Transfer RNA from a Pseudomonadota bacterium, 73 nucleotides, folded computationally. NCBI's taxonomy places the organism under Bacteria, Pseudomonadati, Pseudomonadota. Its mean pLDDT, the model's own confidence on a scale to 100, is 83. Its Rfam family is "tRNA".
[in-house]
Formats: sequence, C1' cells, structure tokens
RNA sequence: GGGCCGGUAGCUCAGUUGGUAGAGCGCUGAUAUGGCAUGUCAGAGGUCGUGGGUUCGAGUCCCAUCCGGUCCA
Repeated sequence: GGGCCGGUAGCUCAGUUGGUAGAGCGCUGAUAUGGCAUGUCAGAGGUCGUGGGUUCGAGUCCCAUCCGGUCCA
C1' cells in the first nucleotide's frame, strides 16, 4: 500500500427483502422477607464510529474517512 471482517444501551450481542431500534447481564423503583440473596412487576438508559449522498423514508444501500482484528505484498 491492497483485500476481507467488525464498530448499535454501562458490558456481551441481535436487528429477516430500507418503514422512525431490541434481548441478556448490569442500574433505579415497587413488591415478597425481621434482614440479605433469589423471585415477580415496572422504569430509566442508545439520534446505530464520523462526515456526506441516494430515497417520501437509511442501523440496513452508495462514497469518503477514523479505530480494532485478520490476510497478502
């Protein structure tokens, strides 16, 4: 320098042919207990690495770029 894979909630990850984002763990509150843990119910939390483009509409498609991994030279 070139190819490929990945970047989505605090963490680990999902997201089917484009239709305004979910799970588990964790966190907060309630409940059950004399108390802790476990259990049950509810809730908060992300403008999807960044910047553009296409589209009525983009996590998803296109371009550029940054970071990590891997292979080739």